SAM riboswitch aptamer (S box leader) from Pseudalkalibacillus salsuginis, 114 nucleotides, folded computationally. The coordinates come from a structure-prediction model, not an experiment, and the mean pLDDT is 81. It matches the Rfam family "SAM riboswitch aptamer (S box leader)". Rfam's curators write: The SAM riboswitch is found upstream of a number of genes which code for proteins involved in methionine or cysteine biosynthesis in Gram-positive bacteria.
RNA sequence: UUCUUAUCCAGAGUGGUGGAGGGGCUGGCCUGAUGAAACCCGGCAACCAUCAAGUAUGUAAGGAACUUGGAAAGGUGCCAAUUCCAGCAGGAGAACAUUCCUGAUAGAUAAGAA
Repeated sequence: UUCUUAUCCAGAGUGGUGGAGGGGCUGGCCUGAUGAAACCCGGCAACCAUCAAGUAUGUAAGGAACUUGGAAAGGUGCCAAUUCCAGCAGGAGAACAUUCCUGAUAGAUAAGAA
């Protein structure tokens, strides 16, 4: 970098350093000197790993699979706004403007594979 699977309406700071941007892209709309990004500390969550129970398989034990629950020391991740909203397609309603629903695409994160 590509592919597969799962998740994305919950949650998380009156801290320190820093000093102008940030919210992936485009359009919009926000956010920021009442202090952005980044770094440190702190926190949230529970994907992996870990522990227990159950299901099914199995002669049995063990292992692998799935489900549920616990914990938070380890590997990641995350800590304005639903992934901030829309982008493509279909549907509902509407005079228009607009609004709503579903799916896809794109993106993010984790785990696995090449």